[in-house]
């Protein structure tokens, strides 16, 4: 000097997945409480009301269509979502999963219940233009 691994600290991104207090612990953990954020169930009214089928439903951007297929999947399109101060516009790029309930749930006041994970370093020079705003000079 370079590479790899582990740990800690700082700063940011996707996401609801954060902050504070007390106790235990002694390492980013466990229990309890408060605030905050997110989700589900649940009346009147309204909506719906048949049968069959591969029942039906929920979280989430993660759905739909066409073609091909060795049936694993592949290609393309539409739509949805993300890309580092916020919004709008434009261009470019990327993703379109996974999981849960268990035959049951439309909306839904009161009320009841649940979650606060996980994964990462992200454009065009605060990184394109405009407005606002912040920092520095």
């Nucleotide at each position: 000097a370079u590479c790899u691994u582990a740990u800690g600290u700082g700063u940011g991104c996707c996401g609801a997945g954060u902050u504070c207090c007390c106790u235990c612990a002694g390492c980013c953990g466990a229990g309890g409480g408060a605030a905050g954020c997110g989700g589900g169930g649940g009346a009147c009214c309204c909506a719906a009301c048949u049968a069959a089928c591969u029942g039906g439903g929920g979280u989430g951007c993660a759905u739909c269509c066409u073609u091909c297929u060795c049936c694993g999947g592949a290609a393309g399109g539409a739509a949805g979502g993300c890309g580092a101060c916020u919004u709008c516009c434009g261009a470019c790029g990327c993703c379109u999963a996974a999981c849960c309930c268990g035959u049951c749930a439309g909306c839904u006041a009161a009320c009841c219940c649940c979650g606060c994970a996980g994964g990462c370093g992200u454009u065009c020079g605060g990184a394109g233009g405009a407005a606002g705003c912040a920092c520095g000079a």

Predicted 3D model of a 137-nucleotide RNA (c-di-AMP riboswitch aptamer (ydaO/yuaA leader)) from a Dehalococcoidia bacterium. NCBI's taxonomy places the organism under Bacteria, Bacillati, Chloroflexota, Dehalococcoidia. The prediction has a mean pLDDT of 77.